[in-house]
Molecule: Bacterial small signal recognition particle RNA
Organism: Deltaproteobacteria bacterium
């Protein structure tokens, strides 16, 4: 120097976790005014039968807020797992000086 075996911080790849963003879904709250529906009382039209508009209330839901979850993604988080791993380290064999 070469070959073989083993090891290896840097580095690379994959995975997992952590943190953050986040589609969508779930829970709850939500009408003052000018949402929708139903509209007690009362009002209006009508000779009447009946009809009309519609306050309060109630229900649903919009905007908004809230609970849980997290398709997907990011990170100079971890030195966690697996694999690769030039340089380098250990051992063996062999060649040259």
């Nucleotide at each position: 120097g070469g070959c073989c075996g083993g090891g290896c911080a840097a580095c690379c790849g994959c995975g997992c976790a952590a943190u953050c963003c986040a589609a969508g879904g779930c829970u709850u709250c939500c009408a003052a005014u000018u949402g929708u529906g139903u509209c007690a009382g009362g009002u209006c039209c009508g000779a009447a039968a009946g009809g009309a508009a519609g306050c309060a209330g109630c229900a649903c839901c919009a905007c908004g807020a809230u609970u849980c979850u997290g398709c997907g993604g990011a990170u100079g988080u971890g030195c966690c797992g697996c694999g690769g791993g030039a340089c380098c380290c250990c051992g063996g064999c062999u060649c040259c000086c």